Predicted 3D model of an 80-nucleotide RNA (c-di-GMP-I riboswitch aptamer) from a soil metagenome. The model forms 95% of the base pairs in the Rfam consensus.
């Protein structure tokens, strides 16, 4: 490459969470790992604080987020 399958963005209804956000059901923009896993960093929310009271910044700690980078394991087919 083919062939057989997978997965499911955004939006929409439901439940759920202070929230980011998760879970179902329709629903496809992609997706060779768009399988897992918060490990490292990024974005995000939530609480204190410090700063400012033009500007909306900084730091701790929690938590979200694997379809945002990487990393660790693990996978389908077979020209090679």
């Nucleotide at each position: 490459a083919a062939a057989g399958a997978g997965c499911a963005a955004a939006c929409c209804c439901a439940c759920u969470g202070u929230g980011a956000g998760g879970u179902g059901g329709g629903g496809a923009c992609g997706c060779a790992a768009a399988g897992u896993c918060a490990u490292g960093g990024a974005u995000c929310u939530g609480a204190g604080c410090c700063a400012a009271u033009u500007c909306a910044g900084g730091c701790u700690c929690a938590g979200a987020c694997c379809g945002c980078c990487a990393g660790a394991c693990u996978g389908c087919c077979g020209a090679a």